[in-house]
Predicted 3D model of a 414-nucleotide part of an RNA (large-subunit ribosomal RNA, domain IV) from SAR202 cluster bacterium AD-802-E10_MRT_200m. The full RNA is in RNAcentral, with records from ENA and Rfam. Its mean pLDDT, the model's own confidence on a scale to 100, is 84. Lineage of the source: Bacteria > Bacillati > Chloroflexota > Dehalococcoidia > SAR202 cluster.
Context: one part of a larger RNA
């Protein structure tokens, strides 16, 4: 120094966020007990007095011996009251500082806030003003109920039936619960608008029998060519197209050249076949307009203890101030009764009063409500609360301010 205890002069909350902790109070009997109140309560309110032991007198309760009586002779009945015992009261006396002598065993009062209350909760940092609650209201549900679980069968609800069941909000009780249906939600309506799948098929696409054209190959027929043409490329020019321009590709004209040739070559027509391009009936396939087509939405109403919302500016009275009053703008409607610096008030320690010597807290008022307000309930309210704010009495080592003591640690040695 730490932990757990005991005591303390004088003071007595000056400690501290706060009387946290500690101290005090405490049992039984008697007396006595306020406001308020839902008449139950509050209340053990508060505040007082008594309490042991011995002797004696006396009241009451329990048990009920001996003795006595009876006849139905029984562990019988009646009577009787001794003794023991429990519990009061009166008188007298005794001892101590102290008689509920130890242990155990409510501190009390005044005044606010919140929640009606008992209850419940974050097992292991929050027990509360949070949750629940009885009571209130609204909505759904006619029974194969609504609602819930399940893939279903089926089950719960309920072996219930609207005085029932489910859901939501509020939260005993008392007095009450205003205005707004424009928005959102819900309920009702069904004339019109819009609207899905489906129905419907206008009009197309793809494929394709067939057909037309072009080209290649093969066959047939006809015509022409007579050594040069045809054919093959080259050059030049023109036209048209294209292009910035030139060029390429196409057609025509001119020029020069090349090589083959009669069992040939070229051209035209026909047939067969192959390839390509175009058109294309039916069928199949695919796209698909108009039209038709519910609920919903739009639309028309209702509904607030449905979600929610509940104004601004300017002026005005015979001092001043203020504005019952007037004007104007906006809105679906502009906050009613209550309450109000509140667990809600920024400015703010608002202002006034009370309490204190002194009070940012507290109580009572005022109302300028930054930003109260009516079942997201408003305002009250007895009782209740390990809730929370303020004040007082008693009491104390909480403190002024610390001291001493006991036990156990720490520390030293081992």
């Nucleotide at each position: 120094c730490c932990c757990a205890c005991g005591c303390u002069a004088a003071g007595g909350a000056a400690c501290u966020c706060g009387g946290c902790a500690a101290a005090g109070g405490a049992g039984c009997c008697c007396c006595g007990u306020a406001a308020c109140u839902u008449u139950g309560g509050g209340a053990g309110a508060a505040g007082g007095g008594g309490c042991a032991c011995c002797c004696u007198c006396u009241g009451g309760g329990g048990u009920g011996a001996a003795g006595g009586a009876g006849c139905a002779u029984g562990c019988c009945u009646c009577u009787g009251g001794a003794g023991c015992u429990c519990u009061g009261g009166g008188g007298g006396g005794u001892c101590g500082c102290a008689g509920c002598g130890a242990a155990g065993c409510a501190c009390c009062u005044c005044u606010g806030g919140c929640g009606a209350c008992u209850g419940u909760u974050u097992a292991c940092c929050u027990a509360a003003a949070a949750c629940c609650u009885a009571g209130g209201u609204c909505c759904c549900u006619g029974c194969u109920a609504a609602g819930g679980g399940g893939a279903a069968a089926c089950c719960c609800u309920a072996a219930g039936u609207a005085u029932a069941g489910g859901g939501a909000c509020u939260g005993a009780c008392g007095c009450c619960u205003g205005c707004c249906c424009a928005g959102u939600g819900c309920c009702g309506g069904a004339a019109g608008g819009u609207u899905a799948a489906g129905u419907g098929g206008a009009c197309g696409g793809g494929u394709c029998a067939u057909u037309u054209c072009c080209g290649g190959a093969g066959g047939g027929a006809g015509a022409c060519u007579g050594u040069a043409g045809a054919c093959c490329g080259c050059u030049u020019c023109u036209g048209a197209u294209a292009g910035a321009a030139c060029a390429c590709a196409c057609a025509g004209a001119a020029g020069a050249g090349g090589g083959a040739u009669a069992g040939a070559g070229u051209c035209u027509c026909c047939c067969u076949u192959c390839g390509g391009a175009g058109a294309g009936a039916a069928g199949c396939u695919u796209g698909g307009a108009a039209a038709u087509g519910a609920a919903g939405c739009c639309c028309c109403g209702g509904u607030g203890a449905a979600c929610g919302g509940c104004g601004g500016c300017c002026g005005u009275a015979a001092c001043u101030c203020u504005a019952a009053c007037g004007g104007u703008c906006c809105u679906a409607a502009g906050g009613u009764a209550g309450c109000g610096a509140a667990g809600u008030c920024c400015c703010u320690u608002g202002u006034c009063g009370g309490g204190u010597a002194a009070g940012u807290u507290c109580c009572g008022a005022c109302c300028c409500g930054c930003a109260u307000g009516a079942a997201u309930g408003g305002c009250g309210g007895a009782a209740c609360g390990a809730c929370u704010g303020g004040a007082g009495g008693a009491c104390u080592g909480u403190c002024u301010c610390a001291g001493c003591g006991u036990g156990g640690g720490g520390c030293u040695c081992g």